Background: Model confidence (mean pLDDT): 82 of 100. Predicted 3D model of a 107-nucleotide RNA (Guanidine-I riboswitch aptamer) from Prosthecomicrobium pneumaticum. The model forms 96% of the base pairs in the Rfam consensus. NCBI's taxonomy places the organism under Bacteria, Pseudomonadati, Pseudomonadota, Kaistiaceae, Prosthecomicrobium. The sequence was found by an Rfam model in a public genome assembly. It matches the Rfam family "Guanidine-I riboswitch aptamer". Gene Ontology term of the family: regulation of gene expression. On this family, see Barrick et al., Proc Natl Acad Sci U S A 2004: "New RNA motifs suggest an expanded scope for riboswitches in bacterial genetic control". From the family's description: This family represents a conserved RNA structure found upstream of the ykkC and yxkD genes in Bacillus subtilis and related genes in other bacteria.
């Protein structure tokens, strides 16, 4: 100086807007409905750097299985760090801590 790796899924939350529901206002007005407003909310979206759970991977251990012994395999236990971060773009009805992205950049 450069490259690679730092797993996946589910549930929840921070957060998010407005397709649907609801609410408010106006109009029509018998019913039905129409328009506008993100408006505490329900549906919905939702974290690499938030939480929990499960699985996987790696490492160590087992006076566990199997085996004459070792290896492979199975089972059990323990552990697995750090993480400041735009602008801009993308999807969806729309937006976001979603995706681009552990990116650019910074230390």
């Nucleotide at each position: 100086c450069g490259a690679g790796c730092u797993u996946g899924a589910g549930g929840c939350u921070a957060g998010g807007g407005u397709u649907c529901c609801g609410g408010c206002a106006u109009c029509c007005g018998u019913u039905c409905g129409a328009u506008g407003c993100g408006c505490u909310g329900g549906u919905c979206c939702g974290a690499g750097a938030g939480c929990c759970u499960c699985a996987g991977u790696c490492a160590g251990g087992g006076c566990g299985g199997g085996a004459g012994a070792c290896a492979u395999c199975c089972c059990c236990c323990u552990g697995a760090g750090c993480a400041c971060g735009g602008c801009g773009g993308g999807a969806u009805a729309a937006a976001a801590g979603c995706c681009c992205g552990g990116g650019a950049g910074a230390u």